[in-house]
RNA sequence: GCCUUAUCGAGAGUGGCGGAGGGAACGGCCCGAUGAAGCCCGGCAACCUGCAGUGCAAGGUGCCAAAUCCGGCGAGGAAAUCGAAAGAUGAGGA
Numbered sequence: 001g002c003c004u005u006a007u008c009g010a011g012a013g014u015g016g017c018g019g020a021g022g023g024a025a026c027g028g029c030c031c032g033a034u035g036a037a038g039c040c041c042g043g044c045a046a047c048c049u050g051c052a053g054u055g056c057a058a059g060g061u062g063c064c065a066a067a068u069c070c071g072g073c074g075a076g077g078a079a080a081u082c083g084a085a086a087g088a089u090g091a092g093g094a
Stems, first nucleotide, its partner, number of pairs: 002093007013041001015040003021031003026071003042064003046061003049057003068086001073083003
């Protein structure tokens, strides 16, 4: 990297370094020198794990602006809403 599967409206710093970008791609619309990405510390607890059995822990990943930020494709159609596609994360597999 590929396949399968589950979930994706909750949760998470007034810290340090860093210096201009970032929010998957596209179109919007946002965040950013009242400091972006990234790294360290800190935190949250989605899945696996352990103990348990309406929880606790934080070992393995993960995550810590906005509903996966919204949209596109189909149904509906004023919208709402539903489904898919795409994406993200976990677990399993050849």

This is a predicted structure of a 94-nucleotide RNA (SAM riboswitch aptamer (S box leader)). The prediction has a mean pLDDT of 84. It matches the Rfam family "SAM riboswitch aptamer (S box leader)". Rfam's curators write: The SAM riboswitch is found upstream of a number of genes which code for proteins involved in methionine or cysteine biosynthesis in Gram-positive bacteria. The SAM riboswitch acts at the level of transcription termination control. The predicted structure consists of a complex stem-loop region followed by a single stem loop terminator region. An alternative and mutually exclusive form involves bases in the 3' segment of helix 1 with those in the 5' region of helix 5 to form a structure termed the anti-terminator form. This entry represents the conserved core of the complex structure involving helices 1-4. The model forms 97% of the base pairs in the Rfam consensus.